[in-house]
The prediction has a mean pLDDT of 76. Two RNAs folded together computationally: RNase P RNA and transfer RNA, 456 nucleotides in total. Rfam match: Bacterial RNase P class A. Gene Ontology terms of the family: dimeric ribonuclease P complex, tRNA processing and ribonuclease P activity. Rfam classes the family as a ribozyme.
RNA sequence: CCGGCAGGACGCGAUGGUCGCGGCCCCUUCGGGGGCCGAGGAAAGUCCGAGCUCCGCAGGGCAGACCGCCAGGUAACGCCUGGGCGCCGCAAGGCGACGGACAGGGCAACAGAGAACAGACCGCCGAUGGCCCCUCGGGGCACAGGCAAGGGUGAAACGGUGGGGCAAGAGCCCACCGCGCCCCCGGCAACGGUGGGCGGCACGGCAACCCCCGGUCGGAGCAAGGCCAAGCAGCGGCGAGGUGCGGCCCGCACCAACCCCCGCCUUCGGGCGGAAGAGCCGCGGGUAGGCUGCUCGAGGCGGUCGGCGACGACCGUCCCAGACAGAUGACCAUCCCCCCGCUCCGGCGGGGGAACAGAACUCGGCUUACGGUCCUGCCACCGCC
RNA sequence: UGGCCCGUCGUCUAAGGGCAAGACACCGGUCUUUGGAACCGGCGAUGGUGGUUCGAAUCCACCCGGGCCAA
Numbered sequence: 001c002c003g004g005c006a007g008g009a010c011g012c013g014a015u016g017g018u019c020g021c022g023g024c025c026c027c028u029u030c031g032g033g034g035g036c037c038g039a040g041g042a043a044a045g046u047c048c049g050a051g052c053u054c055c056g057c058a059g060g061g062c063a064g065a066c067c068g069c070c071a072g073g074u075a076a077c078g079c080c081u082g083g084g085c086g087c088c089g090c091a092a093g094g095c096g097a098c099g100g101a102c103a104g105g106g107c108a109a110c111a112g113a114g115a116a117c118a119g120a121c122c123g124c125c126g127a128u129g130g131c132c133c134c135u136c137g138g139g140g141c142a143c144a145g146g147c148a149a150g151g152g153u154g155a156a157a158c159g160g161u162g163g164g165g166c167a168a169g170a171g172c173c174c175a176c177c178g179c180g181c182c183c184c185c186g187g188c189a190a191c192g193g194u195g196g197g198c199g200g201c202a203c204g205g206c207a208a209c210c211c212c213c214g215g216u217c218g219g220a221g222c223a224a225g226g227c228c229a230a231g232c233a234g235c236g237g238c239g240a241g242g243u244g245c246g247g248c249c250c251g252c253a254c255c256a257a258c259c260c261c262c263g264c265c266u267u268c269g270g271g272c273g274g275a276a277g278a279g280c281c282g283c284g285g286g287u288a289g290g291c292u293g294c295u296c297g298a299g300g301c302g303g304u305c306g307g308c309g310a311c312g313a314c315c316g317u318c319c320c321a322g323a324c325a326g327a328u329g330a331c332c333a334u335c336c337c338c339c340c341g342c343u344c345c346g347g348c349g350g351g352g353g354a355a356c357a358g359a360a361c362u363c364g365g366c367u368u369a370c371g372g373u374c375c376u377g378c379c380a381c382c383g384c385c
Numbered sequence: 386u387g388g389c390c391c392g393u394c395g396u397c398u399a400a401g402g403g404c405a406a407g408a409c410a411c412c413g414g415u416c417u418u419u420g421g422a423a424c425c426g427g428c429g430a431u432g433g434u435g436g437u438u439c440g441a442a443u444c445c446a447c448c449c450g451g452g453c454c455a456a
Base pairs, nucleotide, nucleotide: 003379004378005377006376007375008374009373010372013335014334015333016332017331018330019329021038022037023036024035025034026033027032040356044367045366047365048364049363050362051361052221053220054219055218059250060249061248062247064217065216066215067214068213069083070082071081072080073079084098085096086095087094088093099212100211104210105209106206107205121151122150123147124146125145128144129143130141131140132139133138159177160176161175162174163173164172179199180198181197182196183195184193185192186191225292226291227290228289234283235282236281237280238279241255242254243253244252261274262273263272264271265270299318300317301316302315303314304313305312306311336353337352338351339350340349341348342347386455387454388453389452390451391450392449395409396408397407398406403439411427412426413425414424415423432448433447434446435445436444
C1' cells in the first nucleotide's frame, strides 16, 4: 500500500429569526401575549419475555407449547456474555435447534450380493475329498468346499496403516492409531492430557421422525380496565344442573333446581299439567359521546470502583411527545459535506445534500428493511529499514 | 393498535419424508355441411428464501401476500 476480520459513534445536524402546528405552565383588557418541550435505530413484524389491568381462591393434574453442552448476567426470556466440543477459514475470526440411539416404536426409495449383528456381482484359493492324464516327479479341472483382504454399487457397507501368518484370507496374531472400561493429574464445570493400566479386538445412521429425560409456562389483553352522561325493547327455544375454564379432569366458590304457588284426579301414599327457573343458544333494539388509564420509568447522562466480559454497586445531575382522523411544516441566514465556474489564491457565485422510514400503555430482546461518514483494535500478502 | 388463521396448474380439490394426481378451462386432432356433444392426445403448479435429511409440497426458521376478530 492492498485485502480481510471484530467492535463503536452518528443517522446530516446545529444555531438564530419570521409565520404556522400539539402539550404543559404563567399572565390576560378574554382579542391574546410570553416561556419550556416535541418521533426511531429500527417507531416495522407481532416473534419471545415482563411491568400493569381484569377474571370470586389462578390451587392441583392431564393435554399442549417452548428451551436443551458448562458457568454466569438479567425483573425475566426462546435474549446476552465467557468458556468447552465439532465444522469452515492460512489467520484474525465465523457458524452450530450442542441431553439420550442399550426404554420402546419407526425409516433408509432407487442402485447394490448385501443396509444391522447382513452378504457373494467381478473375483482369490482349491491344502483335504472328488474327476481326468501320467514318464509315478507331477500336471490339469474348478465340482464339493474355503474367503470377504482387493474391485464395483451407494449418501452410508460391520474400524484404519504396516507386518506376520495362511491353500488363499480374516483383529487370526503383533505394533501404532482409533474405540470401551478403570485410575491419576488440571479445571467450579462442560471437558482436557505426546499420563498409566486392562480389554471382547469390536452390538452402525436418522430424534428440525414419534419418543424418553431435565427444566419453564393460569387465561385474556390498554380496543385491558375504571368513572360520567345519554338512550332503548325485548322476544323465542332448550333447560336440571350450570358458571368461573381458552381443550379436559379434580378441588373450591357462586347461582339455580328439589321447596313454594295454581288447576285436575286421588285407593290420601301420591300422580298429571301449569307457573317459576341458573345458565346456554338464536333473533331484534339502543349507544359508538366525554374524562381517565396516558407517562417518573427494572429511566437518561456524567464520574468512580469491581468484573476477561455481559453487567453490577456508589455518587452527582436531568425530566426528555402524550396525540384522539390523530401534531413539528414553509422561508431566510450562518456553519458542515459534495459538484461546477471564476479567481488578484484572500475568496466569490450557483446547484445539491444520503437510504429504510412516523410514537398511540411502557420497557428488555430477537428478526426484517436500509444509505453513507468517522474512529479503534486485530490478521495476512508484498516492499523497505 | 393488538390478536387469530390461510397460501398446490388459469380455477376447484388430492397427495402427510421416496414419481406432484384428478376434474373444469386452454391447445391440437378425429367425426360433422358447420357448430355443439363425444372420443384421443398435449400443455400446465407446491407464495419466496434459507436450514435438517441421502432425499422436503410434507419437518423447522424468517420474509411476502390474502382473510377474519376486538372498539